Record summary:
This is a predicted structure of an 86-nucleotide RNA (transfer RNA) from a Pseudomonadota bacterium.
């Protein structure tokens, strides 16, 4: 060096062009209880905002498309094969 494959919240992961994080763990409020645990509810990406709601966000950077986590191109890590030196 080449080849293949992976990066997406606090963690595991969904999502094959069409509302990003479905589900689940974790967290936080509440209900229940003499008190806990077990159970049930509601919330949970990041900034701003009392809030309604805006706005960024899928490893970096671009490109195509109305519309990209998803195609293309470039590059960065980390895994895994493989070659050739010594």
């Nucleotide at each position: 060096g080449c080849c293949g494959g992976u990066g997406u919240g606090g963690c595991g992961g969904a999502a094959u062009g069409g509302u990003a994080g479905a589900c689940g763990c974790g967290g936080u409020g509440g209900a229940c209880u003499c008190a806990a645990a077990a159970u049930c509810c509601a919330c949970u990406g990041g900034c701003a905002g009392c809030g309604a709601u805006g706005u960024c966000g899928u490893g970096u950077a671009g490109g195509u498309u109305c519309g990209a986590g998803u195609c293309c191109u470039a590059u960065c890590a980390c895994c895994g094969g493989u070659a050739c030196c010594a």
The organism belongs to Pseudomonadota, within Bacteria.
Rfam family: tRNA. Rfam classes the family as a transfer RNA.